[in-house]
RNA sequence: UCCUCGAUAGCUCAGUCGGUAGAGCAACGGACUGUUAAUCCGUGGGUCGUAGGUUCGAGUCCUACUCGGGGAG
Numbered sequence: 001u002c003c004u005c006g007a008u009a010g011c012u013c014a015g016u017c018g019g020u021a022g023a024g025c026a027a028c029g030g031a032c033u034g035u036u037a038a039u040c041c042g043u044g045g046g047u048c049g050u051a052g053g054u055u056c057g058a059g060u061c062c063u064a065c066u067c068g069g070g071g072a073g
Base pairs, nucleotide, nucleotide: 001072002071003070004069005068006067007066010025011024012023013022019056027043028042029041030040031039049065050064051063052062053061
């Protein structure tokens, strides 16, 4: 320098053919109990890496860049 994969909640990850984002764990509140743990119920939490573009509408498509993994020279 080039190719390729990835970046989404505190963590691990989904997200279909473009239609306004979800699960598990964790956190918090409650139930249960002599207490803790376990179990059950509920709640909050997101500039979808950054900046542009296309579109009525972008996590998703296009371009550049940043960071990380792998490969070629």

This is a predicted structure of a 73-nucleotide RNA (transfer RNA) from an uncultured Selenomonadaceae bacterium. The prediction has a mean pLDDT of 81. It matches the Rfam family "tRNA". From the family's description: Transfer RNA (tRNA) molecules are approximately 80 nucleotides in length.